[in-house]
């Protein structure tokens, strides 16, 4: 220098014939308890790494870049 994967909610991930984002955990708020765990019930929280292109419509498809990891010279 060349390639491969990965990047989506505070935290581990899911979403794949492109069609207006979800789980579990946390966290709020309530119910239960003498209190705390635990249980159970609501309930908030993400322009999806950036910017650009395709296209009615992009997390998803192309490109460029950034950060991780791993290969190979």
């Nucleotide at each position: 220098g060349g390639g491969g994967c990965g990047c989506u909610a505070g935290c581990u991930c899911a979403g794949u014939u492109g069609g207006u984002a979800g789980a579990g955990c946390a966290g709020c708020g309530g119910a239960c308890u003498c209190u705390u765990a635990a249980u159970c019930c609501g309930u908030a929280g993400g322009u999806c790494g950036a910017c650009a292109g395709u296209u009615c419509g992009a997390a998803u498809c192309u490109g460029u870049c950034g950060c991780g990891c791993c290969c190979c010279a």
Description
Predicted 3D model of a 73-nucleotide RNA (transfer RNA) from Dechloromonas sp. HYN0024. It matches the Rfam family "tRNA". Rfam classes the family as a transfer RNA.